[in-house]
RNA sequence: ACGGGUCGACGAGACGGUCGCGUUGUUCUUCUUAGGGAGAGCACCGAGGAACGUCCGGGCUCCAUAGAGCAGGGCGGUGGGUAACACCCACCCGGAGCAAUCCGCGAGACAGUGCAACAGAAAGCAGACCGCCACCGGCCUGUGCCUUCGGGCAUAUGCCGGGGGUAAGGGUGAAACGGCGGUGUAAGAGACCACCAGGAGCCCGAGUGAUCGGGUUCGCUAUGUAAACCUCGCCCGGAGCAAGGUCAGACAGGAAGCGUUACGGGCUGCUCGCCCAGUUUCCGGGUAGACCGCUAGAGGUGUGCGGCAACGCACAUCGUAGAUAGAUGGCCGUCGAAGGCGCCUUCGGGCGCCGGGACAGAACCCGGCGUACGGUCGGCCCGUUUGC
Numbered sequence: 001a002c003g004g005g006u007c008g009a010c011g012a013g014a015c016g017g018u019c020g021c022g023u024u025g026u027u028c029u030u031c032u033u034a035g036g037g038a039g040a041g042c043a044c045c046g047a048g049g050a051a052c053g054u055c056c057g058g059g060c061u062c063c064a065u066a067g068a069g070c071a072g073g074g075c076g077g078u079g080g081g082u083a084a085c086a087c088c089c090a091c092c093c094g095g096a097g098c099a100a101u102c103c104g105c106g107a108g109a110c111a112g113u114g115c116a117a118c119a120g121a122a123a124g125c126a127g128a129c130c131g132c133c134a135c136c137g138g139c140c141u142g143u144g145c146c147u148u149c150g151g152g153c154a155u156a157u158g159c160c161g162g163g164g165g166u167a168a169g170g171g172u173g174a175a176a177c178g179g180c181g182g183u184g185u186a187a188g189a190g191a192c193c194a195c196c197a198g199g200a201g202c203c204c205g206a207g208u209g210a211u212c213g214g215g216u217u218c219g220c221u222a223u224g225u226a227a228a229c230c231u232c233g234c235c236c237g238g239a240g241c242a243a244g245g246u247c248a249g250a251c252a253g254g255a256a257g258c259g260u261u262a263c264g265g266g267c268u269g270c271u272c273g274c275c276c277a278g279u280u281u282c283c284g285g286g287u288a289g290a291c292c293g294c295u296a297g298a299g300g301u302g303u304g305c306g307g308c309a310a311c312g313c314a315c316a317u318c319g320u321a322g323a324u325a326g327a328u329g330g331c332c333g334u335c336g337a338a339g340g341c342g343c344c345u346u347c348g349g350g351c352g353c354c355g356g357g358a359c360a361g362a363a364c365c366c367g368g369c370g371u372a373c374g375g376u377c378g379g380c381c382c383g384u385u386u387g388c
Stems, first nucleotide, its partner, number of pairs: 001384010013335007021046002024043008048359001052370002055368005060240004067272004072236005077091005092106001093104004107231002112229002114225003129170002131166003135162005141156006178196002181193003197221002199218008244292004253283006264276004299318008339354006
């Protein structure tokens, strides 16, 4: 200098002025049914890294007085963090990469069921297409012997047929039931032997553990797939702020069924169990107002200590929206990031003018994950090249 990897910050506005919004506080004025309402001035504060998705986990509220089982659902290497989690951190194993790093629906395939097209003989205890071997029979040729000269017998090479042995060689395929070198055999084969790989058992060492390293025995060689069904281990009540309460106000109840002994109703589905005297369906009427929940939190910031880290502890400090048809906007000035144009350049950049950039808006709150995004800046690490 170039290329790559990873982590973080900001969020194209900032400042000042002016007009205008909302909560809160305060001063003044005014109305009043004396409960409160309205107006004006001043002061502080007033959307996000994702507020989006509603995918997880909770706090909180109710069912509810508290349970058990089944079904159902979630997770899946080990250890830690956390209120908790499918999140985060560290490590292990496997894979990709020269590496920094990144990825993993990471338990079990000798519990069972299923699937693996086509090709191939055969893809679970299998299998013979081409081959190899020996046996039987037949044919051509050659050789030897015999001959009654028609031929017969034996043998060698080759070919054809039959049934038998074989799984080493070749072929098919992603994959062929360990590899390689020998012994052995009619020909072969872990049939046997040495070495190696995998697997299983036992032992030793390191580690909290997943796991890793080593030794020894065994001839055992048992594909892949569970993000297929399944098995195993751990965990899980339901509904949700339109939850749930308080106050005010208005109205109009009627019919049918079941039931008060728990066979009616309630507790997501089912069963048990528990609780209640009500409850189910249909027709009809009234109300939609005010307030709480609602922002002080598993909160923010700073410092120190512990820890590889996630994070935890201690001390100090701050008070940073709370709307309810739903508030934060307009104008002016100065400065200004990305970008564009022109000139200059020692190629690092400088000057002038223009310009004013994305995704996108709280609605009970919080911890995460996913998605969208114009960009800018910074740290650390890896590789290549070059110079000192």
A computed fold for a 388-nucleotide RNA from an Actinomycetota bacterium, annotated as Bacterial RNase P class A. The model forms 98% of the base pairs in the Rfam consensus. Its mean pLDDT, the model's own confidence on a scale to 100, is 76. It matches the Rfam family "Bacterial RNase P class A". Its family is annotated with dimeric ribonuclease P complex, ribonuclease P activity and tRNA processing in the Gene Ontology. It is annotated as a ribozyme.